[in-house]
The RNA shown here (transfer RNA) has 71 nucleotides and comes from a Candidatus Kaiserbacteria bacterium.
It matches the Rfam family "tRNA". Its family is annotated with triplet codon-amino acid adaptor activity in the Gene Ontology.
It was read from a public genome assembly.
RNA sequence: GGGCCUAUAGUAAAGUGGUAUUACGCGUCAUUCGCAUUGACGAGGCUCGGGUCCGAUUCCCGAUAGGUCCA
Numbered sequence: 001g002g003g004c005c006u007a008u009a010g011u012a013a014a015g016u017g018g019u020a021u022u023a024c025g026c027g028u029c030a031u032u033c034g035c036a037u038u039g040a041c042g043a044g045g046c047u048c049g050g051g052u053c054c055g056a057u058u059c060c061c062g063a064u065a066g067g068u069c070c071a
Base pairs, nucleotide, nucleotide: 001070002069003068004067005066006065007064010024011023012022013021018054026042027041028040029039030038047063048062049061050060051059
């Protein structure tokens, strides 16, 4: 320098045009003499900039970061 892959909540992932989902973690409450467990409720997220579209996490272009391969 070039090819390919990835970027979603604190962590690990699903979702691939129409309400963003799950597990663990976090907070509150209940349960307990207390802790743990369990149950209920809640907060928290689509890497960035453009484009297409009635509508973009999703499609297209570029950038950034990471991984891998070639030189």